RNA sequence: GCUGGGAUAGCUCAGUUGGUAGAGCAUUCGCCUGAAGAGCGAGGGGUCCCCGGUUCAAGCCCGGGUCCCAGCACCA
Numbered sequence: 001g002c003u004g005g006g007a008u009a010g011c012u013c014a015g016u017u018g019g020u021a022g023a024g025c026a027u028u029c030g031c032c033u034g035a036a037g038a039g040c041g042a043g044g045g046g047u048c049c050c051c052g053g054u055u056c057a058a059g060c061c062c063g064g065g066u067c068c069c070a071g072c073a074c075c076a
Stems, first nucleotide, its partner, number of pairs: 001072007010025004019056001027043005049065005
């Protein structure tokens, strides 16, 4: 340099018909306990990497950019 994949909650990740953003873990509160853990119940938490475009409507489609991973190529 080329090709492919990835970026969504604190962490690990779903999200294919474009139509209300989700799960597990973590966290907070409650129940339970002498207390804690486990278990059960409830809640909070999001500029979907950035900029632009298409659309009535974009996490999803299109263009550009940044970063990460893999492969290939080049290298005095």
The RNA shown here (transfer RNA) has 76 nucleotides and comes from a Minisyncoccota bacterium. It matches the Rfam family "tRNA". Rfam classes the family as a transfer RNA.